[in-house]
RNA sequence: UGAGUGAGUUGGGCAGUCGCGUGCUAUUAAGCAUGAGGAAAGUCCGGGCAUCGCAGAGCGGGAUAACGGCUAACGGCCGCCGAGGGUGACCUUAGGGAAAGUGCAACAGAGAUAUACCGCCUGAUUUUUCAGGUAAGGGUGGAAAGGCGAGGUAAGAGCUCACCUCCGGAACGGAGACGUAUCCGGGAUGUAAACCCUAUCCGAUGCAACACCGACAGGAGUUGUCUGCUCGACGCUAACUCCGACGGGUGGCACGACCGUUUCGGCAACGGGACGGCAAGACAGAUGAUUGCCUUAAAAGACAGAACCCGGCUUACAGGCUCACUCACAUU
RNA sequence: GCGGGUGUAGUUCAAUGGCAGAACACUAGCUUCCCAAGCUAGAUACGUGGGUUCGAUUCCCAUCACCCGCUCCA
Numbered sequence: 001u002g003a004g005u006g007a008g009u010u011g012g013g014c015a016g017u018c019g020c021g022u023g024c025u026a027u028u029a030a031g032c033a034u035g036a037g038g039a040a041a042g043u044c045c046g047g048g049c050a051u052c053g054c055a056g057a058g059c060g061g062g063a064u065a066a067c068g069g070c071u072a073a074c075g076g077c078c079g080c081c082g083a084g085g086g087u088g089a090c091c092u093u094a095g096g097g098a099a100a101g102u103g104c105a106a107c108a109g110a111g112a113u114a115u116a117c118c119g120c121c122u123g124a125u126u127u128u129u130c131a132g133g134u135a136a137g138g139g140u141g142g143a144a145a146g147g148c149g150a151g152g153u154a155a156g157a158g159c160u161c162a163c164c165u166c167c168g169g170a171a172c173g174g175a176g177a178c179g180u181a182u183c184c185g186g187g188a189u190g191u192a193a194a195c196c197c198u199a200u201c202c203g204a205u206g207c208a209a210c211a212c213c214g215a216c217a218g219g220a221g222u223u224g225u226c227u228g229c230u231c232g233a234c235g236c237u238a239a240c241u242c243c244g245a246c247g248g249g250u251g252g253c254a255c256g257a258c259c260g261u262u263u264c265g266g267c268a269a270c271g272g273g274a275c276g277g278c279a280a281g282a283c284a285g286a287u288g289a290u291u292g293c294c295u296u297a298a299a300a301g302a303c304a305g306a307a308c309c310c311g312g313c314u315u316a317c318a319g320g321c322u323c324a325c326u327c328a329c330a331u332u
Numbered sequence: 333g334c335g336g337g338u339g340u341a342g343u344u345c346a347a348u349g350g351c352a353g354a355a356c357a358c359u360a361g362c363u364u365c366c367c368a369a370g371c372u373a374g375a376u377a378c379g380u381g382g383g384u385u386c387g388a389u390u391c392c393c394a395u396c397a398c399c400c401g402c403u404c405c406a
Stems, first nucleotide, its partner, number of pairs: 001328010012294007020035006037303001041314002044312005049206004056231004061202005067079004081095001082093004096197002101195002103191003117138002119134006146164002149161003166186005171180003210251004214246001218243006224234002258277008333402007342356004350386001358374005379395005
């Protein structure tokens, strides 16, 4: 200099005018303070919180899947192992079990989990055909009895043996997944994001949950409930449904697994301590418009808009900035 | 806001993981003096992107679009 890999950050700032939501002070005129995001999004996971008759149990169903850790919890994150890709930085990985059982493997091919089309061998008949043996060779296919060599045989075959590979067990190393120039046994198609088996976890419903206050006027019917099924338990002084009726108000509702700085422990995720801070809360739903100055190459124009809260994941994102690392070439 | 469901021809619907079909509509031809009806032939699709598998409309994940249901008080 060129080409890349990984991670982080920003998404204009200050002031004035007009307008809107909320709070406080005030008292009908106003003043002061404050007012969207990194994803507020998708609603894909996990939790808090709340209710379901303070009685639950079993079945069914669902989720996850190497190992160790973090965490309130997780399907998330960190570390690490195995497998695959890249010259490399590094990236990807639903990564238990097919030797428990069942199913499926279209077309092609003789044959798809057990089969004899060509070929090879033996016997009979001897132009040729029939019977039997055979999976080494040909051809088909994604896949054809694990691969290869030797022995063996009529020809052959894990039929036997050595080596390689796979599976199970043992020994050794490691916290463990796992690894091994070790030993023994087995004889092995693929598919579990097909059924299934194994291990672990999960009650259901969601703030339109739920609690309370006022207005209205009661009337009719049913038997049920922790809301998939069964049992159990509870209930008739109860519970539920329909008609009529304001479709009113308050709480839940923002001090919380909170935020910032710093320090200690840890490879890291993360955890402990010290100091400081309080930062939207609506219910038809506010957060906008404009002017000037500054920063900038240029003030501007990405994706987008809170609705109970929090931890993650996923997806969208114009332009700018920072850090660490790799490869190639050149120079020293 | 919360929960649930569906995407296949122009429209309405099918298809067990193995060549994507049917009806109506459309186009062309035949028939007719012309049209309709009828007959013959043809074109047109698995919302999008990845993954599992020999092979995906189908199974899994993400994403996009559309549809449906749900308040409290007595």
This is a predicted complex of two RNAs, RNase P RNA and transfer RNA, with 406 nucleotides together. The coordinates come from a structure-prediction model, not an experiment, and the mean pLDDT is 75. Rfam match: Bacterial RNase P class A. Rfam describes the family as follows. Ribonuclease P (RNase P) is a ubiquitous endoribonuclease, found in archaea, bacteria and eukarya as well as chloroplasts and mitochondria.